[in-house]
The RNA shown here (transfer RNA) has 73 nucleotides and comes from a Candidatus Parcubacteria bacterium.
It matches the Rfam family "tRNA". Rfam describes the family as follows. Transfer RNA (tRNA) molecules are approximately 80 nucleotides in length. Its family is annotated with triplet codon-amino acid adaptor activity in the Gene Ontology.
The organism belongs to Candidatus Parcubacteria, within Bacteria.
RNA sequence: GCGGGGUUAGCUCAGGGGGAGAGCAUCUCUUCUGCUAGAAGAGAGGUCCUAGGUUCGAAUCCUAGACCCUGCA
Repeated sequence: GCGGGGUUAGCUCAGGGGGAGAGCAUCUCUUCUGCUAGAAGAGAGGUCCUAGGUUCGAAUCCUAGACCCUGCA
């Protein structure tokens, strides 16, 4: 220098045009227990890497860039 993959919650990851999600962790509330610890239930928590474009509508498609991994030279 060229090619491929990846970037979504604190962590590990799904989701590939119209509802942003799971597991674990954290915090809040409730319940169980005489209290703590622990358990169960509910909830909170996101500029979907950045900018631009396409579209009625973009995390998702296109372009450029950033960073990480990898192959070739």